[in-house]
RNA sequence: CGAGUCGGCUGGACAGUCGCGGGGGUCUUGGGAGUUGUUCUGGGGCCUUCGAGGAAAGUCCGGGCUCCAUAGGGCAGGGUGCCAGGUAACGCCUGGGGGGCGCGAGCCCACGGCUAGUGCCACAGAAAUGAUACCGCCUAAGCGUUCCGUCGUAAGACGGAGUCGCCGGUAAGGGUGAAAUGGUGCGGUAAGAGCGCACCGCGCCCCUGGUAACAGGGGUGGCAGGGUAAACCCCACCCGGAGCAAGACCAAAUAGGGGAGCAUUGGCGCGGCCCGCGUUGCUCCCGGGUAGGUUGCUUGAGGUGUGCGGCGACGUACAUCCCAGAUGAAUGACUGUCCACGACAGAACCCGGCUUACAGGCUGACUCGUAUU
Numbered sequence: 001c002g003a004g005u006c007g008g009c010u011g012g013a014c015a016g017u018c019g020c021g022g023g024g025g026u027c028u029u030g031g032g033a034g035u036u037g038u039u040c041u042g043g044g045g046c047c048u049u050c051g052a053g054g055a056a057a058g059u060c061c062g063g064g065c066u067c068c069a070u071a072g073g074g075c076a077g078g079g080u081g082c083c084a085g086g087u088a089a090c091g092c093c094u095g096g097g098g099g100g101c102g103c104g105a106g107c108c109c110a111c112g113g114c115u116a117g118u119g120c121c122a123c124a125g126a127a128a129u130g131a132u133a134c135c136g137c138c139u140a141a142g143c144g145u146u147c148c149g150u151c152g153u154a155a156g157a158c159g160g161a162g163u164c165g166c167c168g169g170u171a172a173g174g175g176u177g178a179a180a181u182g183g184u185g186c187g188g189u190a191a192g193a194g195c196g197c198a199c200c201g202c203g204c205c206c207c208u209g210g211u212a213a214c215a216g217g218g219g220u221g222g223c224a225g226g227g228u229a230a231a232c233c234c235c236a237c238c239c240g241g242a243g244c245a246a247g248a249c250c251a252a253a254u255a256g257g258g259g260a261g262c263a264u265u266g267g268c269g270c271g272g273c274c275c276g277c278g279u280u281g282c283u284c285c286c287g288g289g290u291a292g293g294u295u296g297c298u299u300g301a302g303g304u305g306u307g308c309g310g311c312g313a314c315g316u317a318c319a320u321c322c323c324a325g326a327u328g329a330a331u332g333a334c335u336g337u338c339c340a341c342g343a344c345a346g347a348a349c350c351c352g353g354c355u356u357a358c359a360g361g362c363u364g365a366c367u368c369g370u371a372u373u
Base pairs, nucleotide, nucleotide: 001369002368003367004366005365006364007363008362009361010360012338013337014336015335016334017333018332020051021050022049023048024047025046026045027044028043029042030041031040032039033038053344057355058354060353061352062351063350064349065243066242067241068240077239078238079237080236081235082096083095084094085093086092097111098109099108100107101106112234113233117232118231119228120227121226134174135173136170137169138168142166143165144164145162146161147160148159149158150157151156182200183199184198185197186196187195201223202221203220204219205218206217207216208215209214247295248294249293250292257286258285259284260283261282262281266280267279268278269277270276302321303320304319305318306317307316308315309314339342
């Protein structure tokens, strides 16, 4: 210098004018309660202070908080799935193991079990699982046939041979397929085959290292018997439901409900009468609840700095900071100057993650290549 990998920070700047939402102060003004002191509740002016994000987003996981449910356990249903750790918790993060990719920095992986059971595997193919042989290879054994030889008068017998046939042997090779009963080599054989052997792979047992996943070594078995579990399922572990429109408080008008008192020897109902009961009138009190209002609401598993512990995620001690809180819902508009000319996008109970979107700029560590010293 070029190519690349993994992170971190930032997300126009400054000034002026006007405006909006929250808090504090001060002045002023209206209404209510009260004998007074006082107190409750609104409006306005001025001053001061604070006022979106790294994703506020998707609402996909996990928790806090709230109400409901709940003895314990199980079933059903859902989720997670190598090991260890971190955490309030997680499907997140850190470290490690295994597999794959890359020369490398590094990146990717739902990575338990198909020797529990069941299902599925199109087309092609002989055959998709205790099944099978299309082409090919073989002719040792058996039968036939042809030829030759020997014996025999003959029928025939015996022996040998074959580009022969049948019955058969085989699963090396070819062919089909995403996938075909482990791979390479030597031996072996009629041809072949874990049939035998060596090495690799696999199962089982033991030893060593490691908390573990796992790794290394030794022995042993010729070898299980295809793939598929983000197929049912099995195993292990986890999970009660609904959500701030949760929930709590205050509380009109109107119409119901409950109680007390008064009035009526009243009216109506219980088919007539008596008693009784219910209901109907007026006044007061109580309660539920609607509109409306208040609260929940932002100080929190909080931010920053330093020290200590830890490889790290993280934990801990001390110091320091307060950083939106609306409810028709604020954070905007205009002007000027400058530059590299400005992306994705905006809170609504709160946190921890993941995922997705994002113009440009700054910066750290590392890898590979080339050149020079």
RNAcentral holds the sequence, with entries from ENA.
Bacterial RNase P class A from a Gammaproteobacteria bacterium, 373 nucleotides, folded computationally.
A source record names the gene rnpB.
The prediction has a mean pLDDT of 75.